[in-house]
RNA sequence: GGAAACAUAGUACAACGGUAGAACGGUCGCCUGUUAAGCGACAAAUGAAUGUUCGACUCAUUCUGUUUCCG
Numbered sequence: 001g002g003a004a005a006c007a008u009a010g011u012a013c014a015a016c017g018g019u020a021g022a023a024c025g026g027u028c029g030c031c032u033g034u035u036a037a038g039c040g041a042c043a044a045a046u047g048a049a050u051g052u053u054c055g056a057c058u059c060a061u062u063c064u065g066u067u068u069c070c071g
Base pairs, nucleotide, nucleotide: 001070002069003068004067005066006065007064010024011023013021018054026042027041028040029039030038047063048062049061050060051059
């Protein structure tokens, strides 16, 4: 210099173009003589911008970052 893949809760991951979800973690409560365990509830996210579409995590373009391959 060229090409490709990836970017989603605090963490590691899902989601045929049609309500963004579960696990661990967090907060509150229940339970217990107390803690742990267990049970219930709650909060929390689509890297940025533009476009296509009735509707975009999903499709297109550009940018940013990470990784890999070629030279």
Overview:
Predicted 3D model of a 71-nucleotide RNA (transfer RNA) from a Chitinophagaceae bacterium. The coordinates come from a structure-prediction model, not an experiment, and the mean pLDDT is 80. It matches the Rfam family "tRNA". The family's RNA type in Rfam is transfer RNA. Rfam links the family to the GO term triplet codon-amino acid adaptor activity. The sequence is in RNAcentral, with records from ENA.